[in-house]
Small-subunit ribosomal RNA from a groundwater metagenome, 1482 nucleotides, folded computationally.
Rfam family: Bacterial small subunit ribosomal RNA.

RNA sequence: AGAGUUUGAUCCUGGCUCAGGAUGAACGCUGGCGGCGUGGAUAAGGCAUGCAAGUCGAGCGGUCCUGCGUCGCUCCGCAAGGAGCUAUGCAGGAUAGCGGCGAACGAGUUAGUAACACGUAGGUACCAACCCCAAAGUGGGACACAGCUCCGCGAAAGCGGGGGUAAUUUCCCAUGGUCUCGCAAGAGUAAAGUCGCAAGACGCUCUGGGAUGGGCCUGCGGCCUAUCAGCUAGUUGGUGAGGUAAUGGCUCACCAAGGCUAUGACGGGUAGGGGGUGUGAGAGCACGACCCCCAACGAUGGGACUGAGAUACGGCCCAUACUCCUACGGGAGGCAGCAGUCGAGAAUAUUUCACAAUGGGCGAAAGCCUGAUGAAGCGACGCCGCGUGCGGGAUGAAGGCCUUCGGGUCGUAAACCGCUUUUAUGGAGGAAGAACCCUGAGAGCAAUCGAAGGGUGACGGUACUCCAUGAAUAAGGGGGGACAAACUCUGUGCCAGCAGUAGCGGUAAAACAGAGCCCUCGAGCGUUAUCCGGAUUUAUUGGGUGUAAAGGGUCCGUAGCCGUCGCGUAAAGUUUUUCGUUAAAUUUCCAGGGCUCAACCUUGGAACUGCGAAGAAUACUCGCGCGAUUGAGGGUGUUAGAGGUUGAUAGAACUCUUGGUGGAGGGGUGAAAUCCGUUGAUAUCAAGAGGAAUACCAAAGGCGAAAGCAUUCAACUAAGAUAACCCUGACGGUGAUGGACGAAAGCGUGGGUAGCGACAAGGAUUAGAUACCCUUUUAGUCCACGCCCUAAACUAUGGAUGCUAGCUAUGUGAAGUGUCGACCCUUCACGUGGCGAAGCCAACGCGUUAAGCAUCCCACCUGGGAAGUACGGUCGCAAGACUAAAACUCAAAGGAAUAGGCGGGGACCCACACAAGCGGUGGAACAUGUGGCUUAAUUCGUCAACAACCGAGGAACCUUACCAGGGUUAGAAACUCAACUGAAAUCCAGAUGAAAGUUUGGACCUUCCACAAGAACAGUUGGGCAGGUGCUGCACGGCUGUCGUCAGCAUGUACCUUGAGGCGCUCCGUUCAAUCGGGUAACAUGCGCAACCCCUAUUCUGUGUUUCAAGUGUCACAGAAAACUGCGAGAGACAAUCUCGAGGAAGGUGGGGAUGACGCCAAGUCAGCGUGGCCCUUUGAUAUCCUGGGCGGCACACAUGUUACAAUGCAGCAGACAACGGGAUGCAAGACCGUAAGGUUAAGCCAAUCUCUUAAACUGUUGCUCAGUUCGGAUUGAGGUCUGAAACUCGACCUCAUGAAGCCGGAAUCGCUAGUAAUCGCCAAUCAGCCAUGUGGCGAUGAAUAUGUUCCUGGGUCCUGCACUCACCGCCCGUCAAGCCAAGCGAGCUGGGAAUACCCGAAGUACCCUUACAGGUACGAAGGUAGGUUCAGUGAGAGGGGCUAAGUCGUAACAAGGCACGCGUAGCGGAAGCUGUGCGUG
Repeated sequence: AGAGUUUGAUCCUGGCUCAGGAUGAACGCUGGCGGCGUGGAUAAGGCAUGCAAGUCGAGCGGUCCUGCGUCGCUCCGCAAGGAGCUAUGCAGGAUAGCGGCGAACGAGUUAGUAACACGUAGGUACCAACCCCAAAGUGGGACACAGCUCCGCGAAAGCGGGGGUAAUUUCCCAUGGUCUCGCAAGAGUAAAGUCGCAAGACGCUCUGGGAUGGGCCUGCGGCCUAUCAGCUAGUUGGUGAGGUAAUGGCUCACCAAGGCUAUGACGGGUAGGGGGUGUGAGAGCACGACCCCCAACGAUGGGACUGAGAUACGGCCCAUACUCCUACGGGAGGCAGCAGUCGAGAAUAUUUCACAAUGGGCGAAAGCCUGAUGAAGCGACGCCGCGUGCGGGAUGAAGGCCUUCGGGUCGUAAACCGCUUUUAUGGAGGAAGAACCCUGAGAGCAAUCGAAGGGUGACGGUACUCCAUGAAUAAGGGGGGACAAACUCUGUGCCAGCAGUAGCGGUAAAACAGAGCCCUCGAGCGUUAUCCGGAUUUAUUGGGUGUAAAGGGUCCGUAGCCGUCGCGUAAAGUUUUUCGUUAAAUUUCCAGGGCUCAACCUUGGAACUGCGAAGAAUACUCGCGCGAUUGAGGGUGUUAGAGGUUGAUAGAACUCUUGGUGGAGGGGUGAAAUCCGUUGAUAUCAAGAGGAAUACCAAAGGCGAAAGCAUUCAACUAAGAUAACCCUGACGGUGAUGGACGAAAGCGUGGGUAGCGACAAGGAUUAGAUACCCUUUUAGUCCACGCCCUAAACUAUGGAUGCUAGCUAUGUGAAGUGUCGACCCUUCACGUGGCGAAGCCAACGCGUUAAGCAUCCCACCUGGGAAGUACGGUCGCAAGACUAAAACUCAAAGGAAUAGGCGGGGACCCACACAAGCGGUGGAACAUGUGGCUUAAUUCGUCAACAACCGAGGAACCUUACCAGGGUUAGAAACUCAACUGAAAUCCAGAUGAAAGUUUGGACCUUCCACAAGAACAGUUGGGCAGGUGCUGCACGGCUGUCGUCAGCAUGUACCUUGAGGCGCUCCGUUCAAUCGGGUAACAUGCGCAACCCCUAUUCUGUGUUUCAAGUGUCACAGAAAACUGCGAGAGACAAUCUCGAGGAAGGUGGGGAUGACGCCAAGUCAGCGUGGCCCUUUGAUAUCCUGGGCGGCACACAUGUUACAAUGCAGCAGACAACGGGAUGCAAGACCGUAAGGUUAAGCCAAUCUCUUAAACUGUUGCUCAGUUCGGAUUGAGGUCUGAAACUCGACCUCAUGAAGCCGGAAUCGCUAGUAAUCGCCAAUCAGCCAUGUGGCGAUGAAUAUGUUCCUGGGUCCUGCACUCACCGCCCGUCAAGCCAAGCGAGCUGGGAAUACCCGAAGUACCCUUACAGGUACGAAGGUAGGUUCAGUGAGAGGGGCUAAGUCGUAACAAGGCACGCGUAGCGGAAGCUGUGCGUG
C1' cells in the first nucleotide's frame, strides 16, 4: 500500500467481498513447562451452610474467677493456730448491660438515570466527628434508665408491670472571652472525667483559624428520533412567611400572567458518566471488562429516626411478592460481600490458607477484628519466556509417492557414531520479603532516642543453587485454482460434495474425497460472533447532483448565513506571553532501576492538542461612530414586444337549415364493409344560423418568473432595454418554515356544443384482435365561478457576483460617419443562436447564455429491487397529492464510449440472384440412393444450405463389419524367451464332417558342420503378449466440406484516444479484384488478388519411330516468337482508366485448368490411416475360422437419373466425318459355325506400327400418316450364350413371344451467357462377371437472350439504431397455475409500559386536641374502579411483494421492434396493454 467481482472487451459510477489489528470471548482439533495478568458479559433470577464490623474495663455500675489483706461470725483446738462464711479493701483476669467511638469507610453491582448524573472551568447563601495551630475554660448541684431483683404473658421471637442503681448517660444553676442576636443599650448560651506516687498524659467545653471532606449554584461539553410541534398552574416572576447547615417555589398565602420552544421545547427509544480501551497516518469511528475517580442501587415501593455525616447492603417502621419456622395464636428472612448451590445459558473458577506484609476500625498500649488485603488452587482465557536436542552420517538403505521407466522425491531425514542435560525424575542445600514487638545498658530537663539480648513468615522446604540418571518425559493445527505463500496421483462423474467472494463438480477436477509432497503458524492452530481499518462508501481534513443516485415546477419573502470603499474607536472572534488547572494510573518520548531475559513491576522528567485568569498586539472578521459612491434603488428622455385583464370586432373554413340545379351514386380503404343516397345523397348555386380556432405575415424571431402568450381595435395595467445627467447612500445576495402562481387530464355548479373525440356500438384485419384501419358517437374539449397542484413542469443544467481568446448570424436601443432624407459601414449596451482558444469532463460534450476559474446562500444524493409502496400525519368533494420506512431479496443495477452481429433502417456495388431466353425436374414406367416399415439380420456412418448414383471407381461366395449354426483359445497374422521334438521343408492317401476342423497312414532322406554340441528353420507346450470395423470426431493428428476464387484478413513503426480501440483499409474516380490513380496522419509490409505453372488457339525452327508409293506433312515431340492499352482518336481531374478504331491468328485477364487468405460452423470422418483415455479377452469373447443367410427384404414417402409420350419422329437399306484413351492371367484381326449373344481356330501387337474401333447424330432413299400407333418399351413366358467352385435367393447378354403406364405433366422448382445450353455418340477407371441409366474424360452438331437492378436469394463496403454478444433461432414483459418466505391490513383475542380522573388510605412527618393513652386533619406508597393512550404477541380471511433449470396464455419493450417510445392524467380491457388529451426527444 491494495486486490477480486457488472462487460465480447473498455473507461467511469457504484455496491458486495477479502487480506490487518483487537476481545472479560465461545466452539472444533491438539496440548510439555514457567512467569505475569485475567475469569458470571445471560436471570438487578432464587438461595442451603460458614464467614465478611467491631472495639474500648485507662468512661460506668454490676457479675464471675484467682490472689493478697482487714473486721466480724461459725466450727475444730487448751492455746498457738487451722478450716469455712459474711462484710470490706486491694491487685490480676473475664465481660452480659449502660456509655463512647466505629458501623455513612472498606467490599459488591450497573437495575434505574438523558439528569448539574458525569467531565471541565468557576462561584459561595453553607457544614463538619476524628487531625493540626491559637485563645479561654473545665465551679456547684440534681433527676433518670439499663443491667440487677420481684411478679406476669408467650411454643418461640420476645414483651409488660413494680422496686432500686453507676458513669466520660441526662438535666438545672453559676461563670462567659476575640461566641450568637442587636445600631446601641442589652439579652442569651458550656463543660467530664480517667490513668499516674508525682511530673504529667489522655480527654471534656466554648471560640477563631488551618488541613481535609462534603452541601448548594453556574458557564461549557458529550446518544438516536420531527412518521413526537407545540409544552407548562407551583407552571414563570414578585411580596411575605415557614423550612434548611445553607441559596432557592424547597413549601405555603396573596398578587401578576408569565416561562420554554425549529440553536428542537414536550414526547418516545436507548444508555450509568469520566480517566481511558480498541482501531486508524491523522481527523475520526466504536467501546466503557480488569485498575482509578464520581454517581446510583442493595428483594420491590414508601418513610423517617439516630448521628458530624444516612433517608443507612450485613439498622428501624409500613405495604407488596417470595421463602422458611410454628403449639396456627404468631414470628423470622433478604449473597448486586467471600466461597458455594440451583436455574437459565455458547459460556466464566475453591464452600482454600493467613492476618507474616500493606491498609482500615477501636484502644494509652499490649492487642482484638478485618472473605479489604497478602497468598495458594482451577481454566492455553490473554501476553511473555523456555523446551521437545546438538554435531557427524550416502550405498543417497528400506518403505511411501510420482514417473517420460532413465529416474525423481520424502532426504542427512532415518539407521549408525559421538556429544550435551535446559526440561524431567531422584537426592542435597536453601532464601529475600521483618519496617515490628518485648526486656532494656546508656543518652537526654523532658518528649523521646537507644547498644545488646529475645520473639514474630500464610505463601513454603516454595523460588533459587548443586549433584546423579538418561535423548531420555514433550507436536500439532490450518491451508495448497484466483484474491493468497504452497501440486501431483487416484477415486467420483452437476452425483457425493466444496464455498469468504466471483465460482468449482455433467469421465482426463491443481477448486469435491483420499494419499504423497509442499506452504504457513507453532503449544498452539482454525472457525464463529463483535469492533475499528481498508471504505475518500457521509467526504472538516476528504465526495458529488447535464446523461451514472441527486437542482425544489416557478417566483416573492421571514428567520438564518454571507456581504463595497475610507477614517476613527473598542478588543468579542483571532494571534501571542505569563500564571493556574488538566488527580493518580495508562499511552508516547527521554534517562534509569528490579525480577537470569521478556511480559511484568518501578524512579525522575517531558507531553497530555482542553478550560480559566492576567497582560500585550490590532492585519483580518464582528460591534459602535463618522463619511464615500462603484453595488442597489429613484427621477427625466426615447423605445421594441403574441406580457396580463376586460370589452368589442373581421374574414376564411366547417357543420346544420331552407330553396334552386341535377339524377346515381357517394363515402371509405392496402383491399373492403358497416354507413349515407331515388322520401333525391355526393356535387353545385343562393340565403340564413351556430360554435370553435385565428392561414399568409412567421423567423434559429419577440414578451413573460415559470406555467404560458398570436385576427384586429380600444380601455386599464406590469416588467424590460437604452442615453445623458440628477437624487438616496449599502438600502445588497441567498433564502429553511411560509405565501402566491402553476400545462393537460380530472372534480363541483350553471351555461354552451360547429369540429374533434376517451367510453360505447358496428364493420374489417387476424389463429384470436377487448388494438392498429374504417363508420357512428357520449363525457370532455369552449365560457363563468370554485377546487385539484401534478408532467420528460427539460436547457433532464438552482440563484447571485466577479474574472478568463475570438469569429459569425439575428432582435432592440443609442452614438459616430454619411446623406436632402435614408440604406450601408464602424462602435457601445442588452437579448437570442451557431462554431470554436484555454480550461473542464468517465466519455459524450460544455465552452463570456460554461458543464471553465473563484466566492456566498439554498435544495438534493449515498447499490439494485421491495417502493415513491405500507403505516402514521397534513391537505382534498373525490381522484388523489405531499411527507415517507422496514422485513425480505440480489451481486450486481447503471452511465458513456468501442468492436461485432442484427434491423419488417438508409446509401453504393457485385453474382445465371432476378429479369430476358433455351432446356429440364415436379405427372408415367424403370434404375439408383434415402426415410419409414418389416426382419434372426435387413452391418455402420452421413441429415437446412454443406445428406440422399454420398463413403462404395463394381455386395452371388469373398468383400462383410450384420444374423443363425458349427469350431478354435497365447490364438488367423507379429516379436521374443525357455523346454521338447523334428533335418527344415514339400507331397500323397484314407476316415469323419455342410465346411472349418478333428484324426490316421505314407512318400521324400537333402542345410552349415568330420561327429557331438550349437546355429538357422519348422512344429508342440509354457511365459512375456496378441487381437477388437468395440465407445468417445465434444480428448486428438491428418484430410475434407462450406461461406468463396468472395476481396478480403493481418502486422511493424508513427499518429489519435485515459482506455477498449481507431487510423492505415475511410473519401473521390476506376477495376474482375484492398486493381490502379488522386486526395489524406499516415508510411510501409505480410497472407490473399494478379502474375509466375499446365492445356489450348497463330507462326517459326529443329528432329522424324509411326504415317505416306514417294517428296512431304495440316501429324508427333522439343524449343522459340507473338499481346504490352504498344499505336491513333475521343472522354476523363488530362491521372488511373473508359469508349471507338487500326493492325493482328488472338485485344484489353484471349479460352480453360491447377492454385482456396484470416477465419466460421465443438461442421464431417476413431469405418481409410494414425492416436490419448475407457471397455472386451478364465471352455459360452466385442478376438478368430467356416457353412448358409442378410446388406437386394416392400403398404408407402422423398431425392438424383434413364427411357418416353412421337412425324424436327420411328423403322429398313445405302453412304460420310472424330478425339481422348486401354491392351500380356491382356487386346485380338482374319477365316469358319451360330438368327444372335457367342463359339472354334488363329496372324499381329509389350503397341503413333497390331488391336479394342463399324463412331453416332448427319446425308441420301423407302415405308409409316396422327393412332396408345411400325410411338413407347415396362412386365411376363419360353429357349439360349458367357463369366465364375457356384448365377435359387441375387449376374449380364441374345433370340422369339408378350406389349403396361405414358398423348408433355398442379402448387412449386433446377441448370445454363458461347464453342456455352441443347442434342449425338466414343473411351476409361473399378472389374472373373455385373445389376453403369452412375462417375471421370473425349470429340461431333451447335443455338436463343441479357432493356436493366424495382423485386427474390447470397455476398461486399460505408452510414445509422440497439436493452443483442450462446450475438434476432437474440433479448424480454405481464396475468394465470404450483411451492416457499417476510412484511403490512384484518372481525377480534391476550399481555406489558407511562400517565389521567375518582375511591381507599399503611408507616411516617407536620399540626390540632389531650395529664396521659387514645383520637383528628393535611400530605402520603401499594391497591381498586373507569375511559382513553402506547408498545408487543396472536388471528379466520382478503390483497399486494419477493424467490424458485426446463408449466399455461399471449408479444408489450429493445431495430422505424413491425402502430416511434416515454411522462402526467382519465376511461377501458384475461394479461402484457389500448385509446383520448397536453407535454418531452431520452